Model confidence (mean pLDDT): 85 of 100. This is a predicted structure of a 1457-nucleotide RNA (small-subunit ribosomal RNA) from an uncultured bacterium. It matches the Rfam family "Bacterial small subunit ribosomal RNA".
[in-house]
RNA sequence: AGAGUUUGAUCAUGGCUCAGGACGAACGCUGGCGGCGUGCCUAAUACAUGCAAGUCGAACGAAGUUGUAGCAAUACAGCUUAGUGGCGGACGGGUGAGUAACACGUGAGCAACCAAUCCGAUACAGGGGAAUAACACUGUGAAAACAGUGCUAAUACCGCAUAAGACCACAGUGACGGAUGUUACAGGGGUCAAAGGAGCAAUUCGGUAUCGGGCGGGCUCGCGUCCCAUUAGAUAGUUGGCGGGGUAACGGCCCACCAAGUCGACGAUGGGUAGCCGGACUGAGAGGUUGAACGGCCACACUGGGACUGAGACACGGCCCAGACUCCUACGGGAGGCAGCAGUAGGGAAUAUUGGGCAAUGGGGGAAACCCUGACCCAGCAACGCCGCGUGAGAGAAGAAGGUUUUCGGAUUGUAAAUCUCUGUCUUAUGGGAAGAAAAAAAUGACGGUACCAUAGGAGGAAGCCCCGGCUAACUACGUGCCAGCAGCCGCGGUAAUACGUAGGGGGCAAGCGUUGUCCGGAAUAACUGGGCGUAAAGGGAGCGUAGGCGGUAAAUUAAGUUGUCUGUGAAAAGUCCGGGCUUAACCCGGGAAGGUCAGACAAAACUGGUUAACUAGCGUGCAGGAGAGGAAAGCGGAAUUCCUGGUGUAGCGGUGAAAUGCGCAGAUAUCAGGAGGAACACCGGUGGCGAAGGCGGCUUUCUGGACUGUAACGGACGCUGAGGCUCGAGAGCGUAGGGAGCAAACAGGAUUAGAUACCCUGGUAGUCUACGCAGUAAACGAUGGAUACUAGGUGUGGGAGGUAUCGACCCCUUCCGUGCCGGAGUAAACACAAUAAGUAUCCCGCCUGGGGAGUACGGCCGCAAGGUUGAAACUCAAAGGAAUUGACGGGGGCCCGCACAAGCAGCGGAGCAUGUGGUUUAAUUCGAAGCAACGCGAAGAACCUUACCAGGUCUUGACAUCCGCUAAAAGCGCUAGAGAUAACGUGUGUUUUCGGACGAAGCGAGACAGGUGGUGCAUGGUUGUCGUCAGCUCGUGUCGUGAGAUGUUGGGUUAAGUCCCGCAACGAGCGCAACCCCUACGGUCAGUUGCAAACAGGUAAAGCUGUGCACUCUGGCAGGACUGCCGUGGAUAACACGGAGGAAGGUGGGGAUGACGUCAAAUCAUCAUGCCCCUUAUGACCUGGGCUACACACGUGCUACAAUGGCCGUAACAAAGAGAAGCGAAGUCGCAAGGCGGAGCGGAUCUCAAAAAAGCGGUCUCAGUUCGGAUUGUGGGCUGCAACCCGCCCACAUGAAGUCGGAGUUGCUAGUAAUCGCGAAUCAGCAUGUCGCGGUGAAUGCGUUCCCGGGCCUUGUACACACCGCCCGUCAAACCAUGGAAGUUGGGAGCACCCAAAGAAUGUGAGGAGCAUUUUAAGGUGAGAUCAAUGACUGGGGUUAAGUCGUAACAAGGUA
Repeated sequence: AGAGUUUGAUCAUGGCUCAGGACGAACGCUGGCGGCGUGCCUAAUACAUGCAAGUCGAACGAAGUUGUAGCAAUACAGCUUAGUGGCGGACGGGUGAGUAACACGUGAGCAACCAAUCCGAUACAGGGGAAUAACACUGUGAAAACAGUGCUAAUACCGCAUAAGACCACAGUGACGGAUGUUACAGGGGUCAAAGGAGCAAUUCGGUAUCGGGCGGGCUCGCGUCCCAUUAGAUAGUUGGCGGGGUAACGGCCCACCAAGUCGACGAUGGGUAGCCGGACUGAGAGGUUGAACGGCCACACUGGGACUGAGACACGGCCCAGACUCCUACGGGAGGCAGCAGUAGGGAAUAUUGGGCAAUGGGGGAAACCCUGACCCAGCAACGCCGCGUGAGAGAAGAAGGUUUUCGGAUUGUAAAUCUCUGUCUUAUGGGAAGAAAAAAAUGACGGUACCAUAGGAGGAAGCCCCGGCUAACUACGUGCCAGCAGCCGCGGUAAUACGUAGGGGGCAAGCGUUGUCCGGAAUAACUGGGCGUAAAGGGAGCGUAGGCGGUAAAUUAAGUUGUCUGUGAAAAGUCCGGGCUUAACCCGGGAAGGUCAGACAAAACUGGUUAACUAGCGUGCAGGAGAGGAAAGCGGAAUUCCUGGUGUAGCGGUGAAAUGCGCAGAUAUCAGGAGGAACACCGGUGGCGAAGGCGGCUUUCUGGACUGUAACGGACGCUGAGGCUCGAGAGCGUAGGGAGCAAACAGGAUUAGAUACCCUGGUAGUCUACGCAGUAAACGAUGGAUACUAGGUGUGGGAGGUAUCGACCCCUUCCGUGCCGGAGUAAACACAAUAAGUAUCCCGCCUGGGGAGUACGGCCGCAAGGUUGAAACUCAAAGGAAUUGACGGGGGCCCGCACAAGCAGCGGAGCAUGUGGUUUAAUUCGAAGCAACGCGAAGAACCUUACCAGGUCUUGACAUCCGCUAAAAGCGCUAGAGAUAACGUGUGUUUUCGGACGAAGCGAGACAGGUGGUGCAUGGUUGUCGUCAGCUCGUGUCGUGAGAUGUUGGGUUAAGUCCCGCAACGAGCGCAACCCCUACGGUCAGUUGCAAACAGGUAAAGCUGUGCACUCUGGCAGGACUGCCGUGGAUAACACGGAGGAAGGUGGGGAUGACGUCAAAUCAUCAUGCCCCUUAUGACCUGGGCUACACACGUGCUACAAUGGCCGUAACAAAGAGAAGCGAAGUCGCAAGGCGGAGCGGAUCUCAAAAAAGCGGUCUCAGUUCGGAUUGUGGGCUGCAACCCGCCCACAUGAAGUCGGAGUUGCUAGUAAUCGCGAAUCAGCAUGUCGCGGUGAAUGCGUUCCCGGGCCUUGUACACACCGCCCGUCAAACCAUGGAAGUUGGGAGCACCCAAAGAAUGUGAGGAGCAUUUUAAGGUGAGAUCAAUGACUGGGGUUAAGUCGUAACAAGGUA
């Protein structure tokens, strides 16, 4: 000192949460020792038992007892004691209920007071008297206790004397004080004292009066001291006065009379809560919280009231009364008060022993000895806290075993252990043994045989708890599988969880560790230090103005604020600094400093305040002007709508996207004329004007407010702001009375729609208008309170004034006031604001403090009501919100492209068949592919095989691989059984050698293992599809921005293209584009067989057939050719486009290969590879048969057709590209044909497949279900193959189905293309209408980019970012939670009125202090209200809750902004 969490990312706002410290704590797990502290926070609940306040015989009488003397009575002495008397029980100890108060703190005051004991001083103590307890007797009572009679003493009580002195009244002098007044002195008058004891004595302890001091108290005052204003008025002894009473003393403290005051927004009164402080905790501090222990003060003592005694009490262990409770009782009456120390019950999460001692310290009594002391000193219990110590130290690698993990190599636990060498703190045992104790000495220790010291023994007896996803130090394995669970916040868990549980390992702290609770901190998150309010929460709707706050220039004075010096005080303890004592520390002791809104004295006089007298710059007045929808009232005007009357006129009008409702033949709409009525004022008109805001718009008149400019005559700070208050205040709304043309909530109808209580249409009532009232709210907005001053400019516009110039008007310059735009500094989270500030400052007011609940509830105030204003809480969430960024998206915009549309051609969708898919079926119909981008796809070819599926029959180290042992070859061949796998039998048996052996297929055996087309393509690699051959995707450096990011890549042109050019805070670069590669189009050159044949020669029926040749064709190597190179025009002198020339080819010539960053958890675990999981006499392997070929149906892709541009028949054409040895297979020959026989030639520019077909020519058919079409079926054949039944292909003959051009919809194609025609190849024993290739013939159309689809770039909006297949709202239904209302019901506290009234006190009466009466009064009772809480059938909304219902309101122009 910060961190996590809103977002795809960013900045800021803002809440929530965490890390720290503390505790009188509690709980969980664990627990060795010592020291010092602390320990009922709850029930101020109730208490059994014991103890906690007595003492004095040197005050007094008496009794008992012991002793001495005496015969005894008796006397004396000692001891003990109830009583009288004295002192003390007002201290000490406890508790915090009450109390918001002079209770407490602090500082003053008492000239308004008291004061026992103690200290000092002065003076005094003479002489008398009357009683009474004890005791005795009598009596009452159960007891507690009491009554009567009689006796007696005192330091008990009462007169008298004396009076230094005190007090009282009188009158006098002086001094003092702010004042009431106080004080000193002298005068005479009145009143007031006393006690003795001890001792032989000296003497000492006491007594009385007075003064002073000390200790302690009482009273008064200034200041400070919690929350609520949803508590705003309170008060009758109340406030004051005069006079009395009372008190120690002032005082309405009490009383009589008089006056009507007193307190209060500077918070009275009421309600709630609370003992206050020194201090404690926390904090950098300022503060915040707290008031256990220790110390000071207060209050209380079962609850309430009361007095007595006394120096002191209205008295914790005293009294009286009342009440509740408990106990005793003979029922008549009595007794009691732990909030003293222990202890008990109860309550509670929770808090100790019915201990020892007066040895120390302190207290009471006493002359003293001494007695008493649960104060106190100690011990016991508790890890409750703080502090200290220990649980061992050193060496020790075979890096042991075991555990965990593993890529099987290892790694880790880990010098850790074992082992060796040491030490002895604590502990254990034994021995010794304190200080604390004291002044002259002696005596005296609960703690305690404690602390401490010595000796001995042995590593022996002593470690846990929490955590390990981020924050936050620390990681792996297994188990689990949105389960169980975790969680402080964010969040983990749905089969590979570092987040759950366990283990190993690690981290942290340590006799503790975690959790929970509370407080402070972090939180500048209430901001004095130290925050904000345009858009995040937050400026009052506006003005006037009261209190208050603040306030111009110069001077004098004052000294309240302010500053300085001094004095007093701020107790001790604590904290802090410096020292010291316990071995150290905690702890304790000594000394210092510090601590304040404190009080007083003195001083200063700048600033603020007060007073005095001035000034004119603020403000106001006067005078002179011009501007204006400023306000109110009255009157007037024209245009338009509607209605009425009349005329003309005829069938429609109106309305919409399209319609309909509606109006109209009873005459509308249209048009003309006249009339009525209400409302609003076109053009001018303008980010123009006026007003405080709301707001104000035809014209004229009257009344009236304000601002501005100029002037500088007057006043002389008169100013600014403004809590409350008052006034104004759009629209809607309300009341009363009018008015009502148009418009128009509600309402009705018509449409739209799935619905349409809407949007659209036709109507239409309140209302809108006027007057008088009410209401008092708006996105009342500039989302920006008012005032003053200052701080660059530029440019419009409205109203003035001045200057210059001019004949004059403009123009121009300066200045004041208003109103806009742009912009610098500055500010700001950014957007933006920027002299009209959101800048720099000052003053005053209002307001904010997470979202929801909620501007709701309750209460108050206002209102006729509607409602307004003020304005919460429970509960719930971890966000809600702002600005900007990048994307994506839009039924937003702009530009551009593509067979995308359009223009065309041919199709598909209808038929039959082929093929694939779905579905269904089945023992199985194996599996995968699923919009485009699955569906003639994997499959370039399922009869067996393939084959993964099914049925049945079989095998279990296995069909396949490696290793070990044994046997020895196995295979092959033959035969038998079986459907076959298989099994039995027969035959048959290696290579090599140095003869030891070695190599070696196969069989058998054991186990390691094999095997799996089993699962997961959402664990993966690789491969592939798609957007898309679309033109994009990025980087480095620089620059801009707080940042995400931007720039570059945008802009102007251009291109097929991010192609190129120009411009530009960018400059460059990479992957893509293009080019380089292949095929093709042209000629050249080289080469010339298997190709070719022009010339020459030979030769044939014909033929490059032969010689020969390489000219041509052709083949296939090489180089060339095309580059906008040339010309013109356009363009910006560019890129480029258009046209032209030349050229075989012209603007990437045509085609191919080539696929950027990425998207779709796209496809594939069944090509292959592979993690994990699963099977292991089976999910592996073998065999036979079946299935993948099923068939009501649906879809995709094709083939063949529906015919005459055709079918059939005949016939003398023309290709390219391929393939061929287990092959292609010629000629010849047989068969109608499929094909058979045959076998030449050819591993091929030579031979073969091989016939190209459409076309051409000739003939026929003549529009029909046909000489179209060929499905289906029958019969007979052929071929391949072990085998064509399920289930192949072909041929011939026969059969001759649907179909006559195809609904909605939909596909391909821009030229050698579509269409059409045939040929070949791969796979393959056989099996294409599929696929991949090849050539032949060979079109039509393209205006164009409005629209559909897809894509690219720029821009805009956004509440989207798993990104529109997005987000998201409300009702209803369900569950749960808190809360408001409610007929009421119950309870609490406080007050008021009245009744009754104990004890006590006062007053009266009384001879009296007896008694009686009156007054006051606790408790009690009655009554009416106010208030707080609990509860209440029912009811209202609110919140929360993976997958409910209905719609689609909002976010894009969200489809009606």